[in-house]
RNA sequence: GGGCUUAUAGCUCAGUUGGUUAGAGCGCACGCCUGAUAAGCGUGAGGUCGCUAGUUCGAAUCUAGCUAGGCCCA
Numbered sequence: 001g002g003g004c005u006u007a008u009a010g011c012u013c014a015g016u017u018g019g020u021u022a023g024a025g026c027g028c029a030c031g032c033c034u035g036a037u038a039a040g041c042g043u044g045a046g047g048u049c050g051c052u053a054g055u056u057c058g059a060a061u062c063u064a065g066c067u068a069g070g071c072c073c074a
Stems, first nucleotide, its partner, number of pairs: 001073007010026004019057001028044005050066005
C1' cells in the first nucleotide's frame, strides 16, 4: 500500500427481505420476600446503533469516505 471483517445499553450479544416508539441475558437502582443475606419475584434507569455525508417518504439495516480493532496478501 491492497483485500476481507468487526464496531448496537456498563459487559456479552440479538435485531428475519429498509417500516411507525431498538431488544435479550448479566450487571445497576428501588420495591416485595427473609430475623438478616443469598436465591427468587416485580418495577425502573441506562443507547448520538463508531463518525461524517449521500440515496430514500422512511436508514441500526443500502452507498461512499474516515476512525479504531482483528485476519490475509505484498
The RNA shown here (transfer RNA) has 74 nucleotides and comes from a Fidelibacterota bacterium. The organism belongs to Fidelibacterota, within Bacteria. It matches the Rfam family "tRNA". About the family: Transfer RNA (tRNA) molecules are approximately 80 nucleotides in length. It was read from a public genome assembly.